[in-house]
Context: one part of a larger RNA
Molecule: small-subunit ribosomal RNA, 5' domain
Organism: uncultured Bacteroidota bacterium
């Protein structure tokens, strides 16, 4: 010089865009932040005279594995790239086929009846399903034994064909589910090869350790784990060990090679109070599910209990230091829902902060009695402040006031008509807007609302004066100060940048 998520003193006018616990993955009060489905089911309850309609617990179906946070812990197939998988898995959504036949037993709600301080929770009776179970029917599906062909990459794979065994279904108000196979798309598993800080004052390390073998278990290979058999494996090209650290795209600087970092934004991965386990699921070994151990808090009739902000606000602490207990589903996107629709601190907006960037303003032109004050000097005087004030004309950005006023909303969803290859298409109709009376425009008066901050020996742009007298201070180096200090302090004048200017950290 340049940068920064910065902090600190001093000052401060607007607006737009973007950022905003770096510290203590500490501790949390209170609100929300994940639900929906009444076109699965049997019922309660309200209006109603009825038809019918509305609400709502529970069964039952998706969905809570996304989005949201946060960097603990990892030096690692964790992450980047590249390749495999002849070793997998994929709900929901496309295409293709083929199918939906009969039965049965329970259970919640609900009825009674206990038990407990709650939190919960038992007993009996009886009821329903697209919940649960049986049977039947199928082969292009699995598994087993065969045969044939192709084919390869060893284990083998691919098709085609016989036998055996094994397995499906759920309705429904006809809008729309449901079962099997096979294709696809999509996310996803796992394997390798090269690449990823730093110490040798860490040099040897290793027993499920290295391999068979033959089970077991996985969607799937594999010491993944057993049994049994052999003694392997790994290491100066750095093993083990110890410290640090999420990686990355990318950011900063730098002509650049490099060097340093990984905030916001996007990809992966790890975690959700510390550990541990599994359950349901297509998918967790699951932040706002379970269950167990530890700490902690909180309630208890003392016998038991509930909880988990690294979701968005917000509180306490730390800390030099980081915002609202705010509005909205108008739009984007998820989630259920046939739809209206409901949910949604994702997201879109406001609010706070000069924390950054970019733009605008704080007037413009004229104007010499070079005015008056202040400073200065060689002191009737003259030098500067200085065209800079008064004045005179202009002009109104901004700000005040008053009028008007957005896009973001749509082939929107919806509903009517029509056509339709039943998937949708054309026309018509009738709604939605937090931001917000904001953005932006107009009209009106009137300079009228608006500048500071370091600095002036050399380095380095910019000087004189008093005050001080090795005092008091100054200081990034070199160094000023001990009676004429351009270096302290304070005036005047001057230089720099400018709504900021400086100091501080830190990287290059």
């Nucleotide at each position: 010089g340049g940068a920064u998520g910065a902090a600190c003193g001093c000052u401060a006018g607007c607006g737009g865009c973007a950022g905003g616990c770096c510290u203590a993955a500490u501790a949390c009060a209170u609100g929300c932040a994940a639900g929906u489905c009444a076109a699965g089911g049997g019922g309660u309850u309200c209006a109603g005279c009825a038809a019918u309609g509305g609400a709502c617990a529970c069964c039952g179906g998706c969905g809570g594995a996304c989005g949201g946070g946060u960097g603990c812990g990892u030096a690692a197939c964790g992450c980047g790239u590249a390749c495999a998988c002849a070793a997998c898995g994929u709900a929901c959504c496309u295409c293709a086929g083929a199918g939906c036949g009969g039965g049965g037993g329970a259970u919640a709600g609900c009825a009674u009846u206990g038990g407990g301080a709650a939190a919960c929770u038992g007993g009996u009776g009886g009821u329903a399903a697209u919940a649960c179970c049986c049977c039947a029917u199928g082969g292009u599906g699995u598994u087993g034994c065969g045969c044939g062909a192709u084919g390869g990459c060893a284990u083998c794979a691919u098709c085609g064909u016989g036998c055996a065994a094994c397995u499906a279904a759920a309705g429904g108000u006809u809008a729309c589910a449901c079962u099997c196979u096979g294709a696809g798309a999509u996310c996803g598993g796992u394997g390798u090869g090269c690449g990823u800080c730093u110490g040798a004052u860490u040099a040897g390390c290793u027993a499920g350790u290295u391999g068979g073998c033959g089970g077991g278990g996985u969607a799937a290979c594999g010491g993944c784990c057993c049994a049994c058999c052999a003694a392997g494996g790994c290491g100066a090209c750095g093993a083990u060990c110890a410290g640090u650290a999420g990686g990355g795209g990318g950011u900063g600087u730098g002509a650049g090679a490099g060097c340093a970092u990984g905030a916001c934004c996007c990809c992966c991965c790890a975690c959700a109070u510390g550990g541990g386990u599994a359950c349901u699921g297509a998918g967790a070994c699951a932040c706002g599910g379970a269950c167990c151990c530890a700490a902690c808090u909180c309630c208890u009739a003392c016998g038991g209990g509930a909880g988990g902000c690294a979701g968005c606000a917000g509180u306490a602490a730390g800390g030099a230091a980081u915002a609202u207990u705010g509005g909205a589903c108008a739009a984007u996107g998820g989630g259920c829902g046939g739809g209206a629709g409901c949910c949604u601190g994702a997201u879109c907006c406001a609010g706070c902060c000069a924390u950054g960037c970019c733009g605008c303003g704080u007037g413009a032109a004229g104007g010499a009695u070079g005015a008056a004050g202040g400073c200065g000097c060689u002191c009737a005087g003259c030098g500067u402040u200085g065209u800079a004030a008064a004045c005179u004309u202009c002009u109104u950005u901004u700000g005040g006031a008053c009028g008007g006023g957005a896009a973001c909303a749509a082939u929107a969803a919806c509903c009517c008509u029509g056509g339709u290859g039943c998937g949708c298409c054309a026309g018509g109709g009738c709604u939605u807007g937090a931001g917000g009376g904001u953005a932006c425009c107009g009209u009106c008066a009137g300079a009228a609302u608006a500048a500071g901050c370091a600095c002036c020996g050399g380095c380095u742009a910019a000087c004189u004066c008093c005050g001080u007298g090795c005092c008091a201070g100054c200081a990034g180096c070199c160094g000023c100060g001990g009676u004429a200090a351009u270096a302290c302090g304070g005036a005047g004048g001057g230089u720099g940048c400018a709504a900021g200017c400086g100091u501080u950290a830190u990287c290059c």